Model confidence (mean pLDDT): 84 of 100. Large-subunit ribosomal RNA, domain V from Paris polyphylla var. yunnanensis, 583 nucleotides, folded computationally. The source organism's lineage runs through Eukaryota, Viridiplantae, Streptophytina, Euphyllophyta and Paris polyphylla.
[in-house]
Context: one part of a larger RNA
RNA sequence: CGCGCAGAAGGACGGAAAGACCCCGGGACCUUUACUAUAGUUUGGUAUUGGUUUUCGGUUCGGCUUGUGUAGGAUAGGUGGGAGACUGUGAAGCGCUCACGCUAGUGGGUGUGGAGUCGUUGUUGAAAUACCACUCUGGUCGAAUUGGGAAUCUGAACCUCGGGCCAUGAUCUGGUUCAGGGACAGUGCCUGAUGGGUAGUUUAACUGGGGCGGUUGCCUCCUAAAGAGUAACGGAGGCGCCCAAAGGUUCCCUCAGCCUGGUUGGCAAUCAGGUGUUGAGUGUAAGUGCACAAGGGAGCUUGACUGUGAGACAGACAUGUCGAGCAGGGACGAAAGUCGGGACUAGUGAUCCGGCACCUCCUGGUGGAAGGGGUGUCGCUCAACGGAUAAAAGGUACCCCGGGGAUAACAGGCUGAUCUUGCCCAAGAGUCCAUAUCGACGGCAAAGUUUGGCACCUCGAUGUCGGCUCAUCACAUCCUGGGGCUGUAGCCGGUCCCAAGGGUAUGGCUGUUCGCCAUUUAAAGAGGUACGUGAGCUGGGUUUAAAACGUCGUGAGACAGUUUGGUCCCUAUCUGCCGUGGG
Numbered sequence: 001c002g003c004g005c006a007g008a009a010g011g012a013c014g015g016a017a018a019g020a021c022c023c024c025g026g027g028a029c030c031u032u033u034a035c036u037a038u039a040g041u042u043u044g045g046u047a048u049u050g051g052u053u054u055u056c057g058g059u060u061c062g063g064c065u066u067g068u069g070u071a072g073g074a075u076a077g078g079u080g081g082g083a084g085a086c087u088g089u090g091a092a093g094c095g096c097u098c099a100c101g102c103u104a105g106u107g108g109g110u111g112u113g114g115a116g117u118c119g120u121u122g123u124u125g126a127a128a129u130a131c132c133a134c135u136c137u138g139g140u141c142g143a144a145u146u147g148g149g150a151a152u153c154u155g156a157a158c159c160u161c162g163g164g165c166c167a168u169g170a171u172c173u174g175g176u177u178c179a180g181g182g183a184c185a186g187u188g189c190c191u192g193a194u195g196g197g198u199a200g201u202u203u204a205a206c207u208g209g210g211g212c213g214g215u216u217g218c219c220u221c222c223u224a225a226a227g228a229g230u231a232a233c234g235g236a237g238g239c240g241c242c243c244a245a246a247g248g249u250u251c252c253c254u255c256a257g258c259c260u261g262g263u264u265g266g267c268a269a270u271c272a273g274g275u276g277u278u279g280a281g282u283g284u285a286a287g288u289g290c291a292c293a294a295g296g297g298a299g300c301u302u303g304a305c306u307g308u309g310a311g312a313c314a315g316a317c318a319u320g321u322c323g324a325g326c327a328g329g330g331a332c333g334a335a336a337g338u339c340g341g342g343a344c345u346a347g348u349g350a351u352c353c354g355g356c357a358c359c360u361c362c363u364g365g366u367g368g369a370a371g372g373g374g375u376g377u378c379g380c381u382c383a384a385c386g387g388a389u390a391a392a393a394g395g396u397a398c399c400c401c402g403g404g405g406a407u408a409a410c411a412g413g414c415u416g417a418u419c420u421u422g423c424c425c426a427a428g429a430g431u432c433c434a435u436a437u438c439g440a441c442g443g444c445a446a447a448g449u450u451u452g453g454c455a456c457c458u459c460g461a462u463g464u465c466g467g468c469u470c471a472u473c474a475c476a477u478c479c480u481g482g483g484g485c486u487g488u489a490g491c492c493g494g495u496c497c498c499a500a501g502g503g504u505a506u507g508g509c510u511g512u513u514c515g516c517c518a519u520u521u522a523a524a525g526a527g528g529u530a531c532g533u534g535a536g537c538u539g540g541g542u543u544u545a546a547a548a549c550g551u552c553g554u555g556a557g558a559c560a561g562u563u564u565g566g567u568c569c570c571u572a573u574c575u576g577c578c579g580u581g582g583g
Base pairs, nucleotide, nucleotide: 001583003581004580005579007577010575011574012573014570015569022404023403024402025401026400027399028396029395030394031393034201035200036199037198038197040194041193042192044190045189046188047187048186050153051152052151053150054149055148056147057146058145059144060143061142062141063140064139065138067136068104077135078134079133080132081131084118085117086116093112094111095110096109097108098107099106100105158181159180160179162178163177164176165175166174167173204216205215206214213233217239218238219237220236221235222234240385241283242342243341247301248300249299250298251297252296253295255279257275258274259273260272261271281290282289284347286345287344288343305328306327307326308325311322312321313320314319317386330339331338332337353379354378355377356376357375358374359373361372362371411458412456413454414453415452417451420446421445422444423443424442428438429437465540466538467537468536470532471529472528473527475525478503479502480501481498482497483496484495485494486493505519506518507517508516509515546564547563548562549561550559551558552557
């Protein structure tokens, strides 16, 4: 140098399984006071569904009644006709009784009685219930019709999972016969309620991972890099209106502050003079404007108009904004002129669907109508504000699929705020004396052991805490070695420099690392090595499925809360390593 054999497993981000954690998209189950349905349950109506009695109503017809403001013989319903009407088929009066009643009387029945009673005339808005007709209010009787309630009936529907008999040696079924129930129940259709029993679904996005929190439209400023525009979970604020004058026009005026003077009156009230280029004011945030005023007053008013609109600006579009001029009919002004709201920029919502008013529109054979259309207007915190539907919340550790290192947890990387170590300055402490020792307020580094930030390799897998085993390295040295200074007498020490050769504990508790304790030791160093080491071991912890407690939740379930239990695979190809044998 090359070839073997045996071994042990550091590496080949070794093999296995398109990561189960996390996120994104989809699904499935589960829950419920998510939404919408629905089985079931239940309410009512109706059909199957019949008889009788009673009771309570409605409607119609007929009879009989009922009716009191005041004045007035007195209990006048209204209107019309009307000069007579009733009476031996028994008038007035009287007795008894019934009904009504405003206690005055009215109407009826019966007995007695034996011939009259009432009206027209005077009081009244209206004149006789003298008489007739129609009719209103309240009541009553009868008839017809219709509805409700209650009771009752039944070989008269229908029911019987009661008995007997038969088919028949049959707890089926059917027939038959008793018995029981009965127009109920049951069933069909329609209908209101209830209804996670069942089903289909929904349950937003942004996001220095996701969740929690916050935000989502519009206006103003900065960021914005002197045209426009320009992002962030960048920095500040406002809006979801208001005003019939705070609009239009014509005419007029000048503020805030300061100085001086002046009764109460003071720093500051109202008054006078001066000064005063804007510092005041502007309905409302900010910016830009505005004293020639857009600021402050007064007069008259409604242009806070109708029909339009050359031409522009912004915008992907949808839309938003500006706008001279023309026509109509106006306001103010002597006029020229100005006026299509407000100094300007926020004060908002597409489409569908529907309401209201109007229109010389359409009208399914024609005329109407219904309905539609047009013009105007109204109804959305559709605020997740370009608005998925009229209508929607959660759990999953029982989970599943497709993806992602586009995105988290481990490790690495970058960074080094934090952490550790060192240095600079030196106020001060140290009796005196900054620097033996300590060192405030501050400043500068190193290192990459902490907690973080970032999200760069890895999600078609880089196994995660601790222990055991076996280590290896650096030195900022715990011991042992050599030194300087000392506020080092000595013995002990303090601090700094050099130094990595070797060494650097056993037990108790806890899964623990750590820590506390006991007892030793010369000392019981602090760190790196994927917080060294699971193709070396373990598996106590964390981190599946089971179960319980506490707490939270209506619940399914959840908890860096607790508790018991819980499958750790790999025969070594290469490389590195250990041992060994030939060539």